[in-house]
Context: one part of a larger RNA
RNA sequence: GAACGAACGCUGGCGGCGCGCCUAAUACAUGCAAGUCGAACGAGAAGCUGUAGCAAUACAGUUGUACAGUGGCGAACGGGUGAGGAAUGCAUGGGUAACCUACCCUCGAGUGGGGAAUAACCAGCCGAAAGGUUGGCUAAUACCGCGUACGCUUCCGGGACUGCGGUUUCGGAAGGAAAGUCGCACCGUGGGUGCGACGCUCAAGGAUGGGCUCAUGUCCUAUCAGCUUGUUGGUGAGGUAACGGCUCACCAAGGCAACGACGGGUAGCUGGUCUGAGAGGACGAUCAGCCACACUGGCACUGCGACACGGGCCAGACUCCUACGGGAGGCAGCAGUAAGGAAUAUUGCGCAAUGGGCGAAAGCCUGACGCAGCGACGCCGCGUGGGGGAUGAAGGUCUUCGGAUUGUAAACCCCUUUUGGGAGGGAAAAUGGGACGGGCAACCGUCCGGAUGGUACCUCCAGAAAAAGCCACGGCUAACUUCGUGCCAGCAGCCGCGGUAAUACGAAGGUGGCAAGCGUUGUUC
Numbered sequence: 001g002a003a004c005g006a007a008c009g010c011u012g013g014c015g016g017c018g019c020g021c022c023u024a025a026u027a028c029a030u031g032c033a034a035g036u037c038g039a040a041c042g043a044g045a046a047g048c049u050g051u052a053g054c055a056a057u058a059c060a061g062u063u064g065u066a067c068a069g070u071g072g073c074g075a076a077c078g079g080g081u082g083a084g085g086a087a088u089g090c091a092u093g094g095g096u097a098a099c100c101u102a103c104c105c106u107c108g109a110g111u112g113g114g115g116a117a118u119a120a121c122c123a124g125c126c127g128a129a130a131g132g133u134u135g136g137c138u139a140a141u142a143c144c145g146c147g148u149a150c151g152c153u154u155c156c157g158g159g160a161c162u163g164c165g166g167u168u169u170c171g172g173a174a175g176g177a178a179a180g181u182c183g184c185a186c187c188g189u190g191g192g193u194g195c196g197a198c199g200c201u202c203a204a205g206g207a208u209g210g211g212c213u214c215a216u217g218u219c220c221u222a223u224c225a226g227c228u229u230g231u232u233g234g235u236g237a238g239g240u241a242a243c244g245g246c247u248c249a250c251c252a253a254g255g256c257a258a259c260g261a262c263g264g265g266u267a268g269c270u271g272g273u274c275u276g277a278g279a280g281g282a283c284g285a286u287c288a289g290c291c292a293c294a295c296u297g298g299c300a301c302u303g304c305g306a307c308a309c310g311g312g313c314c315a316g317a318c319u320c321c322u323a324c325g326g327g328a329g330g331c332a333g334c335a336g337u338a339a340g341g342a343a344u345a346u347u348g349c350g351c352a353a354u355g356g357g358c359g360a361a362a363g364c365c366u367g368a369c370g371c372a373g374c375g376a377c378g379c380c381g382c383g384u385g386g387g388g389g390a391u392g393a394a395g396g397u398c399u400u401c402g403g404a405u406u407g408u409a410a411a412c413c414c415c416u417u418u419u420g421g422g423a424g425g426g427a428a429a430a431u432g433g434g435a436c437g438g439g440c441a442a443c444c445g446u447c448c449g450g451a452u453g454g455u456a457c458c459u460c461c462a463g464a465a466a467a468a469g470c471c472a473c474g475g476c477u478a479a480c481u482u483c484g485u486g487c488c489a490g491c492a493g494c495c496g497c498g499g500u501a502a503u504a505c506g507a508a509g510g511u512g513g514c515a516a517g518c519g520u521u522g523u524u525c
Base pairs, nucleotide, nucleotide: 001525002524003523004522006521007520008519009518010517013382014381015380016379017378018377019375020374021340026338027337028336030335031334032333035073036072037071040070041069047062048061049060050059051058052057080293081292082291089218090217091216092215093214094213095212096211099210100209104206105205106204108202109201110200111199112146114144115143121136122135123134124133125132126131152175153174154173155172156171157170158169159168160167161166180198181197182196183195184194185193186192187191219265220264221263226256227255228254231253232252233251234250235249236248237247238246268290269289270288271287272283273282274281275280295316296315297314298313299312318329319328320327321326346372348371349370350369354368355366356365357364358363385415386414387413388412395406396405397404398403419466421461422460423459424458425457429452433448434447435446436445437444438443469514470513471512472511473510474495475494476493480509481508482507483506484505490497491496
């Protein structure tokens, strides 16, 4: 000098864009953060309509809605944090002839015929609760057989290629699937048929996402020198989507290491950020990619995908409820609270946009996100007025008492009105979608539709009106005098000032620097 997720002191007008628990991965009150589908299914309050009735109400119909249940998809994304981890991580570049991939796209074939249950519900029982249990009824795109089927899987035989591991092709055998719903038309009213839409099953290819693996690189320490028994390799088996000591049985005795094994310490890694002429050094907030974690430790289930933040089981610590028998919980999601700390925000608005989940759609959900609030925390922009004005006023300060300086500064005259204040108008961000009308349809017309927000922006009104501080002035280092003090009180980054004329302490006047900031402290180069 530059920089900062900064803090502290004094001061503080406005706006834009960013950023905001670096400490206790400490503990958490409360609310919200993952649902959706009735066009998969059974049931179904309330409401509405009709009938009867004075009424309460009863019955029937209808919208098949709400709460719940079965089923499907999602919940593995999105959001948070950086504890652990020095390599099962990350970065770069390869391999997978050793692999998987729901939804999506392309293409081929199919969607036949049956069965047995179960929740919801009803009845009973146990329990303070959480919840559980027995019996009975019922449906499905839930579940289970049967039939059929390929270019699928396995086996057998032949051929081609080969890196001899295998790949590919032909033939044969065996094995393996499925689910319907809605709309329209017709027959007809039990339902069936045809067409269309959305599904479902099997197979092939793609896309996307992932798994595994190899090489190189990736902090300090030798006051850590030897480490290792599933250890290193082989054969066989098991297991996995898949290779593999991944696991197991047997066999061999190997494997790693001064090019630093093993141990100890520290640490999420990267794109990047800061600095620097560069080389380099330091760092890894925000944003983006990857990884790891979800009270602590372990485990699996479901599923295309998890060993799963707001799922399950076991153990532990802690907190809460209890009828003492037993139960409930997990903010490192968004707000918020306590604690810790020098220190870090609102228990806000909205799904209008973008994106995500479900749905045919309307739509529902979305503390992702879009916005607003708080904070000079940072960067940038603007303003606090402009021109004229010498009796160089008054006052202050200094003085050699003549004057000098503050100083065109003020007063005063003329002008302007940014920002702030008041009044009026007022967006873009909107496309989609819905309603109505026209049209065979495509489509066309009208209307509705914005959290931000009556915000930005525009116009007008009044009036210089409401808006400047902080630090320094001995040298480094731009800027000097007077008074007070008297090695005291004090200053100080270094050199050093202060013991009676201190440009160095304190105050005043003046001056210098920066400016809505200015200084100090901390840290990095």

The prediction has a mean pLDDT of 85. This is a predicted structure of a 525-nucleotide part of an RNA (small-subunit ribosomal RNA, 5' domain) from an uncultured bacterium. RNAcentral holds the full RNA, with entries from ENA, Greengenes and SILVA.